RNA sequence: GGGACUGUAGUUCAGCCCGGGAGAACACACCGCUGAAGACGGUGAUGUCGGGAGUUCAAAUCUCCCCAGUCCCA
Numbered sequence: 001g002g003g004a005c006u007g008u009a010g011u012u013c014a015g016c017c018c019g020g021g022a023g024a025a026c027a028c029a030c031c032g033c034u035g036a037a038g039a040c041g042g043u044g045a046u047g048u049c050g051g052g053a054g055u056u057c058a059a060a061u062c063u064c065c066c067c068a069g070u071c072c073c074a
Stems, first nucleotide, its partner, number of pairs: 001073007010026004020057001028044005050066005
């Protein structure tokens, strides 16, 4: 220098192909249960979907540029 993949909640990830409600598990807070704690059950909060721009009635999803990481080629 060229190419591929990845980036979504505190963590691990799904959702992207084929545009329309942002989600799961764990963790966290509160409540129940317990002598207490754990486990278990219930409730709840938490996201500029890596950043910017474009297309569109509508973008995590499509297009372009940029950033970071992993790998391959040179």
The RNA shown here (transfer RNA) has 74 nucleotides and comes from a Candidatus Woesearchaeota archaeon. The sequence is in RNAcentral, with records from ENA. The source organism's lineage runs through Archaea, Nanobdellati and Candidatus Woesearchaeota. Its mean pLDDT, the model's own confidence on a scale to 100, is 81. Its Rfam family is "tRNA".